[in-house]
Molecule: small-subunit ribosomal RNA
Organism: metagenome
RNA sequence: AGAGUUUGAUCCUGGCUCAGAACGAACGCUGGCGGCGCGUUUUAAGCAUGCAAGUCGUGGGGUAAAUAGGUGCUUGCACCUAUGGAAACCGGCGCACGGGUGAGUAACACGUGAGAAUCUACCUAUAGGCGGGGGAUAGCCCAUGGAAACAUGGAGUAAUACCGCAUGUGACUUCGGUUAAAAGAUACUUUUGUAUCGCCUGUAGAUGAGCUCGCGGCUCAUUAGCUAGUUGGUAGGGUAAUGGCCUACCAAGGCGACGAUGAGUAGCCGGCCUGAGAGGGUGAACGGCCACAUUGGGACUGAGACACGGCCCAGACUCCUACGGGAGGCAGCAGCUAAGAAUCUUCCGCAAUGGGAGCAAUCCUGACGGAGCGACGCCGCGUGAACGAAGAAGGCCGAAAGGUUGUAAAGUUCUUUUAUAGGGGAAGAAUAAUGGGUACGAGAGAAACGUAUCCAGAUGACGGUACCCUAUGAAUAAGCCUCGGCUAACUACGUGCCAGCAGCCGCGGUAAUACGGAGGAGGCAAGCGUUGUUCGGAAUUAAUGGGCGUAAAGGGCGUGCAGGCGGUUUGAUAAGUGUGGAUUGAAAGACCGGAGCUUAACUCCGAGUUUGGUCUGCAAACUGUCAAACUUGUGUUUAGGAGGGGUGACUGGAAUUCCACGUGUAGGGGUGAAAUCUGUAGAUAUGUGGAAGAAUACCAAUGGCGAAGGCAAGUCACUGGCCUAUAACAGACGCUGAGGCGCGAAAGCGUGGGGAGCGAACAGGAUUAGAUACCCUGGUAGUCCACGCCGUAAACUUUGCACACUAAGUGUCAGUGGUAUCGACCCCGCUGGUACCGAAGCUAACGCGUUAAGUGUGCCGCCUGGGGAGUAUGCUCGCAAGGGUGAAACUCAAAGGAAUUGACGGGGGCCCGCACAAGCGGUGGAGCAUGUGGUUUAAUUCGAUGAUACGCGAAAAACCUUACCAGGACUUGACAUCUAUUUGACCGGUAUAGAGAUAUACCUUUCACUUCGGUGACAGAUAGACAGGUGCUGCAUGGUUGUCGUCAGCUCGUGUUGUGAGAUGUUGGGUUAAGUCCCGCAACGAGCGCAACCCCUACUGUUAGUUGCCAUCAGGUUAUGCUGGGGACUCUAACGGAACUGCCGGUGACAAACCGGAGGAAGGUGGGGAUGACGUCAAAUCCUCAUGGCCCUUAUGUCCUGGGCUACACACGUGCUACAAUGGGGCGUACAGAGGGUAGCGAACCUGCGAAGGUAAGCCAAUCCCAAAAAGCGCUCCGUAGUUCGGAUUGAAUUCUGCAACUCGACUUCAUGAAGUUGGAAUCGCUAGUAAUCGCAGAUCAGCAUGCUGCGGUGAAUACGUUCCCGGGCCUUGUACACACCGCCCGUCACACCAUCCGAGUCGAGGAUACCCAAAGUUGUUACCCUAACCUUCGGGAGGGGGGCACCUAAGGUAUGUUUGGUAAGGAGGGUGAAGUCGUAACAAGGUA
Repeated sequence: AGAGUUUGAUCCUGGCUCAGAACGAACGCUGGCGGCGCGUUUUAAGCAUGCAAGUCGUGGGGUAAAUAGGUGCUUGCACCUAUGGAAACCGGCGCACGGGUGAGUAACACGUGAGAAUCUACCUAUAGGCGGGGGAUAGCCCAUGGAAACAUGGAGUAAUACCGCAUGUGACUUCGGUUAAAAGAUACUUUUGUAUCGCCUGUAGAUGAGCUCGCGGCUCAUUAGCUAGUUGGUAGGGUAAUGGCCUACCAAGGCGACGAUGAGUAGCCGGCCUGAGAGGGUGAACGGCCACAUUGGGACUGAGACACGGCCCAGACUCCUACGGGAGGCAGCAGCUAAGAAUCUUCCGCAAUGGGAGCAAUCCUGACGGAGCGACGCCGCGUGAACGAAGAAGGCCGAAAGGUUGUAAAGUUCUUUUAUAGGGGAAGAAUAAUGGGUACGAGAGAAACGUAUCCAGAUGACGGUACCCUAUGAAUAAGCCUCGGCUAACUACGUGCCAGCAGCCGCGGUAAUACGGAGGAGGCAAGCGUUGUUCGGAAUUAAUGGGCGUAAAGGGCGUGCAGGCGGUUUGAUAAGUGUGGAUUGAAAGACCGGAGCUUAACUCCGAGUUUGGUCUGCAAACUGUCAAACUUGUGUUUAGGAGGGGUGACUGGAAUUCCACGUGUAGGGGUGAAAUCUGUAGAUAUGUGGAAGAAUACCAAUGGCGAAGGCAAGUCACUGGCCUAUAACAGACGCUGAGGCGCGAAAGCGUGGGGAGCGAACAGGAUUAGAUACCCUGGUAGUCCACGCCGUAAACUUUGCACACUAAGUGUCAGUGGUAUCGACCCCGCUGGUACCGAAGCUAACGCGUUAAGUGUGCCGCCUGGGGAGUAUGCUCGCAAGGGUGAAACUCAAAGGAAUUGACGGGGGCCCGCACAAGCGGUGGAGCAUGUGGUUUAAUUCGAUGAUACGCGAAAAACCUUACCAGGACUUGACAUCUAUUUGACCGGUAUAGAGAUAUACCUUUCACUUCGGUGACAGAUAGACAGGUGCUGCAUGGUUGUCGUCAGCUCGUGUUGUGAGAUGUUGGGUUAAGUCCCGCAACGAGCGCAACCCCUACUGUUAGUUGCCAUCAGGUUAUGCUGGGGACUCUAACGGAACUGCCGGUGACAAACCGGAGGAAGGUGGGGAUGACGUCAAAUCCUCAUGGCCCUUAUGUCCUGGGCUACACACGUGCUACAAUGGGGCGUACAGAGGGUAGCGAACCUGCGAAGGUAAGCCAAUCCCAAAAAGCGCUCCGUAGUUCGGAUUGAAUUCUGCAACUCGACUUCAUGAAGUUGGAAUCGCUAGUAAUCGCAGAUCAGCAUGCUGCGGUGAAUACGUUCCCGGGCCUUGUACACACCGCCCGUCACACCAUCCGAGUCGAGGAUACCCAAAGUUGUUACCCUAACCUUCGGGAGGGGGGCACCUAAGGUAUGUUUGGUAAGGAGGGUGAAGUCGUAACAAGGUA
């Protein structure tokens, strides 16, 4: 310090998530030791048991038990004396500290700093005093009541208990006076005191406490008004003390937008955690303060309490009870129960520190000191160290080699922290009492006493602990998490969208580094992970430190109170500000420096800090305040100016509709096309006249005005604002503006008018699958006017207002100045508006750019992920419709902006193609052939399935093929290699059984070398490695192939440009079949494609001349290149030539190129072929082949026989033959090319109607054969018909191939003679030697061709053209698409789940008000009762107590309204879910923007 995640990719906005630190933690797995800390965060829930506050006999009275002695004697009792001193009682001090908890409390409770009207036991200092009296009472004793707790009566007693009197420094005072004290005990002396501890009064201090004030620190405005002792005054009461603290009277105040009141939440702080800091969170432990003690109320005592281990009352709960009544309060320490994810021992000790009492010894102390339990945290140590390669074994991985675990282990040497055993062994303890010494004090004093000091002097819970020594022996001690990215660390196996993982993105559907275990690796380590919480990262609430044109976000606009901010100069002041001083900011903590525990944690010491508060001195620049001035901001006056600015009244013309009349006749209207509608009762059209309402053509504009909404015929009246010029006046009067107030389109609402046109709703007609729409015909509200509401809009420049500054240029509107001119233009300037383009700058980009989105200032409004939702609820406004304000639960990991590349569009432009058009011929109808689907079947093997499957794989299914089915067989196998053992054959032939495979028997039968032992080859058998698989996965693959498409495209390097994805180049202007070429250009070049190079063909030359050819010469034949001969020709086959827009003319830009022409066999790529860029379709193929993985292994392998692939209600594709006369039949006759042939082609001859058979020449082929080419031509018959068309089907008889034609071949002959008379919607091919038509050949092949591949013969028509259909290319545009339109996506309905809202009610809780009842208690009062101290005239009084009464008052009750929570029939919308239903609203002009 950042990272992951929105996209195909990019930049931005923006949320979510992660890495860090921390914890009083919990959970999972694991666990050796020690030190120091910490340990009910939950129900302030309830508690058994024990302990947690006593002490003083030197305050008092008086004793029990026990011991000793004595007496009486009923020998086990009583009494007396002495020792002893418990328990209880009176009294003093303490119990208000210490310890616990955080319920309440939003408060002077806390923090901090001040203040005045107070008290303070014990303590310190100081001044003085302690005289003399009195009356009671507990204990104890007796008696009574009661279960108990306890209570009552009688007799009688003491005090440092209680009460007077005296005295008086003091207090008060009207200066006369009034008023308030006391207590003794002990020691020593020796009878006189002294001393100590006490007691009383006063003053001062210290400590502690009470009170008041300034400032500071939570949330909600969906809490806006609150308050009656309330605010103040006077008088009184009360208190330690001020005060409405309380009472009476008087006044009417007090608080609040700087947030009162109300609601919710909460103990506050030092600090702690985090953070760079500012901040944010928190308030465990330790320390300070506060509050509380079962809940509520109350007082008493006391220096101090309204009192945790005190009292009284009321409530709830628990316990005891004899039922009458009593007792209790762990939020003290342990402990228990329940709750909960969760938190300890019913321990030891007062040895230390501290506290209470005491003169002291001492006692008490669950404060405290320690130990125990818990890895809860922090810190430290250990689980060994060194050497050790055969790199062991084992594991894991790997095709093998080998790698890895790994110097790791083993082994050798060493050490002993820890552990175990034994031994030694601290510090924590100071001194008190007491004794002694010395010095001093006081004293009559060598006493006792006090002060200081020295010596002696008991005491340890922890604990035989820390620590040390010795012995033994590597011995006793390692786990947890992770390994896809973020994030360090990878392999194999298992699993197969299952099981599971997951913090986010996401993984898992047969090759998972993401699941599970394993090996290995990484991290931390007595711990490691997970969960929870806080801060950080998050500049993601932004003061430091964000934003608002389009991402969330500028109020619809103005006016203006409060508030905030504010021009120039001078003076004063000193609030802010700056700078000194003083004081405070407790300690602990934190930082720094040291020290002590072996180190550290921990503890101790020192220093600085403690950013703050208060008081005070100085300064005066800036801000503030006061005073005085100024003119530039602002305003006013004067003179002009423009304008759809506003309001009211009045007046026009055009158009529309309606009415009346005339002319006139059959339609009109409307649409994509129609219909509804209208018209012979006279429309539409046209003419004249009239009526009505609304809107104001042209001018008109990037124009004008207004704050915005908005404003448009003309005239008049009234009226607001603005601009310009000049001079003067006032003198900061200004800017902004929360609330408030006003204005505010359209629609809508109310009342009353008006109503021509238009026109929601509605009706009808169309369209459509539907059409509650788009289109058409009508048409009501409304639109218009007046008055009143509403108060919202994409109220948008999606850009708040004001001011200042910062380059230019151009237009326009309104003014004005200058030069010039006779004058007007023009020209040069200024001011104010309104537009365009652009420097700098800004911006994520787009863009903005003196009219800022630049640079600054001031003020206001608003935003903080998407959805839920501008919804619910509350409040408020409104007649209503609705408006304003405005959440949460829940859910997602995105939603979004700008720009980029593609793809797409029922967007645009340009261009091409048998794409359309123009033509020719087909298919679709028939019969048959063939393939496919479907169905059937034991099997009908498998694959191919829009274009790009379907006469396709298959260039040949009777057996074989064959992969399928049935049956029969085999198991190292039908086939390959190797090893071991063994045999000597194998092959061949014959016979038998069998459907055959096969089995059995018989016959025949080895070779080479040799050291003669054997070895090798070959073959058989046995055993084992292995073979084999047309089994699966083409979505694991290679190779091959189809298609877009023979379309013209696809890219790269360098440079430039952009934040970037990318762009440029490749776009543009021309041109081409072409990214072909030229020109231009921030591009310059290059590659793969195009073209060319290759083959065939068309012309020609040269060479060569057999099997081909034959012009000339010769010979021969009925005839034939038949023969000699020849190379001229044809031809053959090798090498060349030829065509290049080369030439001419025109067009074009002086280009590329195009058009026309000449010549030429051929002309603009001459024709055809081969050749297929980057890529797309997870296209096809595991059944050609190869191959990963999986599967089968007496079977999914292999062999055999038979069957099947040939089935047949049906549907489709591709073909053949036809439907006839441009034809069919018959007869005659002519002309090819390219091929094939020895297991072959087979002439000729003979036989057969024929297929063919018989015989047989020639030919391994320019020689022989297949071989007849056919259409054509000539002659002839047929005459439009189901025919002399057509040939299916069927019958019969044959031929051929072949082991074998039944399933299931082809051909021949005779007979039979079906459908079909040119084919619906639709659809295919073809642009020239093409279509159409005609035949020939070949591959496969024993046989089988309408298929396929080739070959030649005959040989057309048409193309105006690119509007449309299809496909494609380039540019551009829009996009919410990127799996890319076969895309995306919306809403209802149906189902499931979740949270929410409303809801008749119902069940609680909180607080409020009024009234009723009213405990305990204080205070007051009282005519009743009682009464020791004092007074008394002895009667009584004063005073006190009880009882009664009064005020106040807790709990309780009644009533009312309010806040909040739970639950609820039913209702409502929302969210999320797998492939559900209906439509298709949005995204492209999304098909009606």